[in-house]
RNA sequence: AGAGUUUGAUCAUGGCUCAGAUUGAACGCUGGCGGAAUGCUUUACACAUGCAAGUCGAACGGCAGCACGGACUUCGGUCUGGUGGCGAGUGGCGGACGGGUGAGUAAUGUAUCGGAAUGCAUCCGCGAGAGGGGGAUAACAUAGCGAAAGUUAUGCUAAUACCGCAUAUUCUCUGAGGAGGAAAGAUGGGGAUCUUCGGACCUGUCGCUCACGGAGUAGCCGAUAGCGGAUUAGCUAGUAGGAGGGGUAAAGGCCCACCUAGGCGACGAUCCGUAGCUGGUCUGAGAGGACGACCAGCCACACUGGGACUGAGACACGGCCCAGACUCCUACGGGAGGCAGCAGUGGUGAAUUUUGGACAAUGGGCGAAAGCCUGAUCCAGCCAUGCCGCGUGAGUGAAGAAGGCCUUCGGGUUGUAAAGCCUUUUCAGGUGCGAAGAAAAGGUUAGUGUUAAUAGCAUUAACUGCUGACGGUAACACCAGAAGAAGCACCGGCUAACUACGUGCCAGCAGCCGCGGUAAUACGUAGGGUGCGAGCGUUAAUCGGAAUUACUGGGCGUAAAGCGUGCGCAGGCGGUUUGAUAAGACAGAUGUGAAAUCCCCGAGCUCAACUUGGGAACUGCAUUUGUGACUGUUAGACUAGAGUAUAGCAGAGGGGGGUAGAAUUCCACGUGUAGCAGUGAAAUGCGUAGAUAUGUGGAGGAAUACCGAUGGCGAAGGCAGCCCCCUGGGUUAAUACUGACGCUCAUGUACGAAAGCGUGGGUAGCAAACAGGAUUAGAUACCCUGGUAGUCCACGCCGUAAACGAUGUCUACUAGCCGUUGGGGGACUUGAUUCCUUAGUGGCGCAGCUAACGCGUUAAGUAGACCGCCUGGGGAGUACGGCCGCAAGGUUAAAACUCAAAUGAAUUGACGGGGGCCCGCACAAGCGGUGGAGCAUGUGGUUUAAUUCGAUGCAACGCGAAGAACCUUACCAGGUCUUGACAUCCAGAGAACUUACUAGAGAUAGCUUGGUGCCUUCGGGAACUCUGUGACAGGUGCUGCAUGGCUGUCGUCAGCUCGUGUUGUGAAAUGUUGGGUUAAGUCCCGUAACGAGCGCAACCCUUAUCCUUAUUUGCCAGCACGUAAUGGUGGGAACUCUAGGGAGACUGCCGGUGACAAACCGGAGGAAGGUGGGGACGACGUCAAGUCAUCAUGGCCCUUACGACCAGGGCUACACACGUGCUACAAUGGUCUACACAAAGGGUUCCAAGCUCGCGAGAGUAAGGCAAUCCCACAAAACCGGUCGUAGUCCGGAUUGGAGUCUGCAACUCGACUCCAUGAAGUCGGAAUCGCUAGUAAUCGCGAAUCAGAAUGUCGAGGUGAAUACGUUCCCGGGCCUUGUACACACCGCCCGUCACACCAUGGGAGUGGAUUGCGCCAGAAGUAGGUAGCUUAACCCUCGGGAGAGCGCUUACCACGGUGUGGUUCAUGACUGGGGUGAAGUCGUAACAAGGUAGCCGUAGGGGAACCUGCGGCUGGAUCACCUCCUU
Repeated sequence: AGAGUUUGAUCAUGGCUCAGAUUGAACGCUGGCGGAAUGCUUUACACAUGCAAGUCGAACGGCAGCACGGACUUCGGUCUGGUGGCGAGUGGCGGACGGGUGAGUAAUGUAUCGGAAUGCAUCCGCGAGAGGGGGAUAACAUAGCGAAAGUUAUGCUAAUACCGCAUAUUCUCUGAGGAGGAAAGAUGGGGAUCUUCGGACCUGUCGCUCACGGAGUAGCCGAUAGCGGAUUAGCUAGUAGGAGGGGUAAAGGCCCACCUAGGCGACGAUCCGUAGCUGGUCUGAGAGGACGACCAGCCACACUGGGACUGAGACACGGCCCAGACUCCUACGGGAGGCAGCAGUGGUGAAUUUUGGACAAUGGGCGAAAGCCUGAUCCAGCCAUGCCGCGUGAGUGAAGAAGGCCUUCGGGUUGUAAAGCCUUUUCAGGUGCGAAGAAAAGGUUAGUGUUAAUAGCAUUAACUGCUGACGGUAACACCAGAAGAAGCACCGGCUAACUACGUGCCAGCAGCCGCGGUAAUACGUAGGGUGCGAGCGUUAAUCGGAAUUACUGGGCGUAAAGCGUGCGCAGGCGGUUUGAUAAGACAGAUGUGAAAUCCCCGAGCUCAACUUGGGAACUGCAUUUGUGACUGUUAGACUAGAGUAUAGCAGAGGGGGGUAGAAUUCCACGUGUAGCAGUGAAAUGCGUAGAUAUGUGGAGGAAUACCGAUGGCGAAGGCAGCCCCCUGGGUUAAUACUGACGCUCAUGUACGAAAGCGUGGGUAGCAAACAGGAUUAGAUACCCUGGUAGUCCACGCCGUAAACGAUGUCUACUAGCCGUUGGGGGACUUGAUUCCUUAGUGGCGCAGCUAACGCGUUAAGUAGACCGCCUGGGGAGUACGGCCGCAAGGUUAAAACUCAAAUGAAUUGACGGGGGCCCGCACAAGCGGUGGAGCAUGUGGUUUAAUUCGAUGCAACGCGAAGAACCUUACCAGGUCUUGACAUCCAGAGAACUUACUAGAGAUAGCUUGGUGCCUUCGGGAACUCUGUGACAGGUGCUGCAUGGCUGUCGUCAGCUCGUGUUGUGAAAUGUUGGGUUAAGUCCCGUAACGAGCGCAACCCUUAUCCUUAUUUGCCAGCACGUAAUGGUGGGAACUCUAGGGAGACUGCCGGUGACAAACCGGAGGAAGGUGGGGACGACGUCAAGUCAUCAUGGCCCUUACGACCAGGGCUACACACGUGCUACAAUGGUCUACACAAAGGGUUCCAAGCUCGCGAGAGUAAGGCAAUCCCACAAAACCGGUCGUAGUCCGGAUUGGAGUCUGCAACUCGACUCCAUGAAGUCGGAAUCGCUAGUAAUCGCGAAUCAGAAUGUCGAGGUGAAUACGUUCCCGGGCCUUGUACACACCGCCCGUCACACCAUGGGAGUGGAUUGCGCCAGAAGUAGGUAGCUUAACCCUCGGGAGAGCGCUUACCACGGUGUGGUUCAUGACUGGGGUGAAGUCGUAACAAGGUAGCCGUAGGGGAACCUGCGGCUGGAUCACCUCCUU
């Protein structure tokens, strides 16, 4: 410090997720030791038991119990407070500290800084005092009541308990004269003196009283700071203030009567929710964010609520009273209790310890002290809860052991790891030794002080000296032996670390992306590896990363985001200059900012954690001094901002009134006759009752053609004939004046298209709704005919729009060029001139900005001021609540839940019922077919034991199959074999091989004949056969979606790419686009490109012409011979042919066009002319195209069978459908006779002449031929004649009967052919559809492969031999450029809504149940205060009667619990209901994305199963075409 994830890829925006640190944690697996820490976060839930606050006899009366002493004694005891002491009691001090918890509390609290009107037990200092009296009471005794708790009466008694009196200050009050107000003793010691023998007295110590001061502490007040909600906006009657009184320690409405009517609040009152606050802790670079366990400070609370008492202090955790709930005891009458102290129990919960030891230390209470008490505290116990440290050994050791795992079978890895050798002993274990934590107190001696005192007391020094829970602990020494001590998670990317097996969208994993559907580095296991390590992972939570709330440090044209527009109060900000001031600001100083924590430097535990000394810091607050630049305030001045006056100018600016012409419609009349209207085409509609058309006249409403324009005006919405009236704003020029008067603006207020609403008018046209006609599968639409609200006017509402420049307002600055509107000025040549300037309005463009597109002086640039708004998508601009509205609705505005995306710009493709250009038998122009018939063949389907398998739009279907009777053959039923039909190895035997017979359908089985071979080093070996054993063979079994190879297709279409350079943030672009041209990315020119590669073309084969060479089997012109005839023969090499080599064609030449190019057009020559005609040749790639059944091959599967053999059957089935063909339907023909001309092939298991036989298929015999020699082999159409005469025929030949031939072991299922007979459909074929552009189509026969036999198929060669192409509008396919896109699996794409089903959360809902709270009323315990007729009453006074005072009772006020009525808020629940979300492949349509097939969207209104449709107004975030304008060159 970043990374993953939206896309085919890119950049941006934006969310989600991860890596880090942390925790009072929990859970899973595992677990050796020690140190120092932490440990109910949940139910402030309920608590058994024990302990947690006592102490003082030196305050007191005393003596229940214990010990000692004494006396008595009947020896059992009794008495005795005498001593140590001390239960209970009176009294004092302390139980207000310490300890716990965080319920409440948003300020009565906390933090920081200040303040004045205060108190204070104890402590310190100082001053003064402590005189003299009195009356009670508990304990105790006696007598009662009660179950108990307890309580009553009578009697006795003490005090440092209580009460007067005296005295009293620097005390309090005051009318300044005065008045009022206190106390207590205890104890140690003691020389005189006195004594009632107790003591007085003196002295020390402690205590007591008053006053002042201090320290400290407590109470009170103020300022500032610190949570959320405005869907909480108004709250408040003791409320705000006053002077008076009461009350308090003290100010104060704290309380009361009276008076005033205030006080708080947008700088957030009130209300609601949540919460103890802080030092600090965690995180973070910091700023911040989150938290407030442990430790420390403050606060609050103590079962819940209320209350006071006592006291220095409480409204009191281990006190009291009352009420309530709960628990316990009870004799039922009544009582007792409060662990949020320490342990502990139950419960809740994912979850949190021992009913331990000690007061040894530190501290606290009491005490004079010893001492006692202390669950504070110090220690121990439990827990890996976190932090820190140590160990589980170290060295050596290659035969790289064994075993495991993997393997390409070679090896690799585990791995120096182990074993082995050598060595050490930390820790644990055992034995021994053994600290520090302890200083006091006390004692002795010496001194000092006090004092009359050498007593006593206090104190100093030295010596001495009791005290340790932890704990026989830490530490140290010795003993023995590597001995007792390693796990957890992960290994697809992020993220370090990979293989095998199992599984097969199952089981499972997952933080995000995602993995798993038979080869999973992602699941499970194993081996190996990586990380951390007594721990490791997971979960939860906080911060970080997140600049993802942005102060530091973000944005708002299109991603989320500028209010529809103005005006404007508060608020924020504000021109130049001078003086003053000092609030802000800056600088210095002072106080404070507790300690701990953090940081730095040290120190102590062996180190560290931990502890500790010092420093710094605590960024804050307050006070004070200074400065005067800036901001503010104040006083004055200025004119550049702003405004006013005067004079012009332009304008659809606004309101009102009037008026004009064109057009539509309607009415009347005339002319006139059959249609009009409407559409893609029609129909509804109108019209013979006279329409439309046309003429004249009239009525009425609405809107203003041309001018007219990226022209004008207005804040926006918006504004258009002309004239008049009223009126707002802008701008120009020149002066004069005012003198900052300004900018922005939350709340507010005004205006605000269209639609809509209310009332009243008006209504020509148009037109939601509605009706009808069409279209359609349907058509609640688009189209047509009608048509009502509405559109218009007046008045009043509504307040929204894509109210848009999707761009808030104002100011300043920052290159230009070209238009245009309004105004002003200058120049001259006075013009349709030119220049300058200003206010607008447009286009292009530099710098700059931007994610890009783009913006660019009219900024989206550079800055400033102010306002508004945004924070992932959906849910949702929705629900609820508030406000507004007559309503429609508007405005403000969430959450649950759900997803990992949603989005912007640009890129490459693909696509478009987008555009342009171009090509192709693509269409058109032609010729011939298919589709109808019969048959052949293939396929589907059906059938079957099996009808083997594959191929399925083009690109499967006369395809694999160039040929299924057996074989083939893979299929079926049956019969057989199991190392096998086939291969290799091993062992044994045998030559191999061969003859015959029997059984069987055969495979096979049995028996039988002949035969002993080849090489040899004599052991044996090689080939072959049989038997046996196991390794293995075998599989046309599966997967073409695991593959190789091969093939099809787009397509013989002209494309597909690369290097370097350049442009762009980038994907990418450029090149390859453009202008021409071509069959062609073919070539030329231009050009930020220059080159290159695979394709095109050419090179190859064939064909067309010529030359040359060669001459047999081919040829025969000339010469010769010969025949009935024939190149038959001699010969020839001219010609044809054959087959080798060459030539030839290249836009080479001429003319024209073109840009002086490429090229095209025409011509010449030529056998051939513009790639001459064919063929082979198929770029990058697409289709998971086809093939595991040609072959090869991974994986899986079968192994007496899914392998192998045999005979038979099937692949040939047949209601049907389709494809491809053949033959026809006839006269351009059939038939009969005669007769002519090919090429290319094939041939020895072969082609076969000739001869004989047969009507024929063919048979018999047989020459020749291994082929330019012989044969197949007569080519047929054609041509010359005859006949048929338009008919189901002399067409057509299917089907069937009979008889045969051939091949073959075998023609039944199931061959071909021949002859005789039979003679079906069919008379040119619906919708639709195919081929072909020249030696082509059409037509005619010929041959070959396969093959024993079996072509109408396939392949090949030849004969005869056309028609047409104007042209590119349309159909199909393709190429290039461009455009739109929500597509990228790429339009066979994407995607919307209703309905149906399941689940989830949520709104409404008659209500129901809780919680909380406001107001009214009732009620009123305990208590305090006030009053007081009753009762009672020790201290004081008294005239002794009584009084003062007090208590009880009663009563009044306040008030808790409680009750009641009525509201508010909130939670839960609720029949039914609304929409929303998510789900597998459901249903209906197809709304959107392309011009998405009616451009889309926004607002509004109506309608409709649904998406939606229609009307009105608006927007471009609409394609295409045209026009206009502008810009660049």